Predicted 3D model of a 73-nucleotide RNA (transfer RNA) from Patescibacteria group bacterium UBA1400.
The organism belongs to Bacteria candidate phyla, within Bacteria.
It matches the Rfam family "tRNA". Rfam's curators write: Transfer RNA (tRNA) molecules are approximately 80 nucleotides in length.
The coordinates come from a structure-prediction model, not an experiment, and the mean pLDDT is 81.
It was read from a public genome assembly.
RNA sequence: CGGAGUGUAGCGCAGUUGGUAGCGCGCCACGUUCGGGACGUGGAGGUCGGCGGUUCAAGUCCGCCCACUCCGA
Numbered sequence: 001c002g003g004a005g006u007g008u009a010g011c012g013c014a015g016u017u018g019g020u021a022g023c024g025c026g027c028c029a030c031g032u033u034c035g036g037g038a039c040g041u042g043g044a045g046g047u048c049g050g051c052g053g054u055u056c057a058a059g060u061c062c063g064c065c066c067a068c069u070c071c072g073a
Stems, first nucleotide, its partner, number of pairs: 001072007010025004019056001027043005049065005
C1' cells in the first nucleotide's frame, strides 16, 4: 500500500425480509437462610465505533473515516 472480517449494556454474544434493541454472566433490591452460598422474584444499566446519505422509518442499506484481527505485496 491492496483485500477481507469484526465493532451492539461492565464482560461474552444474538438481532431474520429495514418497523418500539434482546440473551447469558455480572450488578442492585426483595424473598428463602442464624449468616453466606445456591435458588426464586423484580429492577437498573445502550445516544448500536464516529460523521454523513437513502427512506415515512436504519443496529440492519450506501459513502467516508477510526480502532482491532487476518491474508497478500